[in-house]
Formats: sequence, C1' cells, structure tokens
RNA sequence: GACGCCAGUGCAGGAGAGUCCGGGUCCGCCCGGCGCCGAAGGAGCAACCCCCCGGAAACUCUCAGGCAAAAGGACUGCACGCCGGCG
Repeated sequence: GACGCCAGUGCAGGAGAGUCCGGGUCCGCCCGGCGCCGAAGGAGCAACCCCCCGGAAACUCUCAGGCAAAAGGACUGCACGCCGGCG
C1' cells in the first nucleotide's frame, strides 16, 4: 500500500407501557404520589462454549431509561467505512 473483517457514519423501517392524580410554572418543564414498559445502556443467569477461571440471549431484573407528540430506540436493509482497530 492492497484486500478482508470489525468499530463507526449516513439513509430507511422500528415495538411496549398513564399526554394518571396533586402542586408549581418563564407553558420548555419541575416537584411529589401511585400504576406500568423493555428493544439504549447496565446487571443476573439458562442452553451452550470452556481444563479451570470465565464467556454467554430478544430470557430474567428494572439500577438507568421510557409510558401523547418530538427525541431516543435493540434489531433489519442499503451505502460508506475517511481519522480508527484486527488479520
């Protein structure tokens, strides 16, 4: 340097659950209360992998986050993958 893979980026799609009650508001929201959701993140484990240690899901928990719209959103498709990482 080329190639491949990964992180990452752009576009599109993308669920669930109270726009509940009270108070305060500069009307963006804030505080308190109760009830809920799981698909950011986090944690725990199952099958399984592994000599051990450990790893490990869309399961479980609900710390965080969320429960009108907006935003976010695991995951999927397409494109890029440049400053990066690995081979």
Molecule: Glycine riboswitch aptamer
Organism: Loktanella atrilutea